This is a predicted complex of two RNAs, RNase P RNA and transfer RNA, with 483 nucleotides together. Rfam match: Bacterial RNase P class A. By type it is a ribozyme. Its mean pLDDT, the model's own confidence on a scale to 100, is 76.

RNA sequence: AGUAAACCGAGCAGCCGCGGAGGCGAUUAGCCUUCGAGGAAAGUCCGAGCUUCGCAGGGCAGGGUGCUGGGUAACACCCAGUGGGGGCGACCUUAAGGAAAGUGCCACAGAAAAAAACCGCCCGGCACUCAACUGAAGUGAUUAUUCAGGCUUUUUCUGAGAGGCAAUGCAUGACACUUCAGUUGAGUGCCGGGUAAGGAUGCAACGGUGUGGUAAGAGCGCACCAGCGGCCUGGUGACUGGCUGGCUAGGCAAACCCCACCUGAAGCAAGACUGAAUAGGAGGGAGAUGAAGUUGCCCGCUGAAUCCCUCGGGUAUGAGUCGCUGGAGGUAUCAGGCAACUGAUAUCCAAGAUAGAUGGCUGCUACUCCAUUUGGAGACACAGAACUCGGCUUACAGGUUUGCUCAU
RNA sequence: GCCGACGUAGCUCAACGGUAGAGCGUCUGAUUUGUAAUCAGAUGGUUGGAGGUUCAAUUCCUCUCGUCGGCUCCA
Numbered sequence: 001a002g003u004a005a006a007c008c009g010a011g012c013a014g015c016c017g018c019g020g021a022g023g024c025g026a027u028u029a030g031c032c033u034u035c036g037a038g039g040a041a042a043g044u045c046c047g048a049g050c051u052u053c054g055c056a057g058g059g060c061a062g063g064g065u066g067c068u069g070g071g072u073a074a075c076a077c078c079c080a081g082u083g084g085g086g087g088c089g090a091c092c093u094u095a096a097g098g099a100a101a102g103u104g105c106c107a108c109a110g111a112a113a114a115a116a117a118c119c120g121c122c123c124g125g126c127a128c129u130c131a132a133c134u135g136a137a138g139u140g141a142u143u144a145u146u147c148a149g150g151c152u153u154u155u156u157c158u159g160a161g162a163g164g165c166a167a168u169g170c171a172u173g174a175c176a177c178u179u180c181a182g183u184u185g186a187g188u189g190c191c192g193g194g195u196a197a198g199g200a201u202g203c204a205a206c207g208g209u210g211u212g213g214u215a216a217g218a219g220c221g222c223a224c225c226a227g228c229g230g231c232c233u234g235g236u237g238a239c240u241g242g243c244u245g246g247c248u249a250g251g252c253a254a255a256c257c258c259c260a261c262c263u264g265a266a267g268c269a270a271g272a273c274u275g276a277a278u279a280g281g282a283g284g285g286a287g288a289u290g291a292a293g294u295u296g297c298c299c300g301c302u303g304a305a306u307c308c309c310u311c312g313g314g315u316a317u318g319a320g321u322c323g324c325u326g327g328a329g330g331u332a333u334c335a336g337g338c339a340a341c342u343g344a345u346a347u348c349c350a351a352g353a354u355a356g357a358u359g360g361c362u363g364c365u366a367c368u369c370c371a372u373u374u375g376g377a378g379a380c381a382c383a384g385a386a387c388u389c390g391g392c393u394u395a396c397a398g399g400u401u402u403g404c405u406c407a408u
Numbered sequence: 409g410c411c412g413a414c415g416u417a418g419c420u421c422a423a424c425g426g427u428a429g430a431g432c433g434u435c436u437g438a439u440u441u442g443u444a445a446u447c448a449g450a451u452g453g454u455u456g457g458a459g460g461u462u463c464a465a466u467u468c469c470u471c472u473c474g475u476c477g478g479c480u481c482c483a
Stems, first nucleotide, its partner, number of pairs: 001405008010365007018036007038382001042393002045391005050267004057299004062263005067081005082096001083094004097258002102256002104252003118199002120195021146174003150170002155167002157164002207225006226248001228245005234239001271322004281311006292302002313482002329348008367378004409479007418432004426463001433451006456472005
């Protein structure tokens, strides 16, 4: 500097006052004894006890929970672990089954939001243009020879002639140009196909990176990584480690849903008993073709001077007593268990109301602040039982203790 | 005490998970001698607060704050 856990949230004395219980007593007075808010009594968010609803029955719907194991009366709580996320760390955090059963949604943007071709890349076909090559035909300017070698003497030249030289003659070849045809290559356009490497959009783009490969590409092959299946190993299990395979269908279930498990409802103003008063009233509706029977529907069961709505009335004025506080209780020790927790023994009784009490003052100590030798000043946070427990969540001035981590 | 419902503009209310709207009001202008009415335009939201799920929350989930309603006996 942090992190986790536990705890306090004033103590003692005196005086005055309030409520419950018990006792005394002169019994509507008064006196004495004793007890009298919290860690959250709160929010009423879960789970139970308890009570009632004829049985607490079946099905559907509805509701709840959702990694594993354990604890518990039970839980959505707690403990111990697994996986994910965060932190250097101590440690914190996590509604964490299924998206390959099905349906639905994914705005805007984008070709495309689930199994996609817009651009781009590649292949094929057709058309056009250009280039190269091959073949065929033609031509060889300027009155005249493109070039090379060859042949010939009809022509040209030469010679009386035979003949001769050279050819502008003949054919061949080469070269150049033109036209046509074909082949190859390149480009453009259209059509057909392949391709998810690249671009662009988005929260998200059909596993990621690299390399080989390919017409271009691609898990197409390979290495590493993420994920899934199978086998082996360790563990009760979630899961972990290893090997291997095909290379692989985005996200949302705090959307419907599927799977597994749980679930009848209402609540102490529940309800039981006692008891007073009057108008045991009036109007409307439903009802044996089934009212009503504690969320809805169906079945089963019970079976009606009943039930529902509105208006009016009475009363001890949410009548009295009970429910009501001894309980899955607290504390201590020992034992089991990592722990939550459980068991045994000992000990204690600690608000129960009229929705109403639980407070105030003074002194000392302790606390905080200022002066520091006496002293002076201040004074509290959140809040307040209402049938009772176990949890969760939220609020809380200030303070104490302990374990651990990091830095120096 | 127990049970339930609801919080969106100044007021009354809307809004399939995809830019929060309507009516009345308020303001300005027009109309009128002036006012009202009428017409045109403008104004006005931490969707009570905090956190979570989701790409995205008024909407779904949790916590919290506030407001409102119902519940005695005869019966």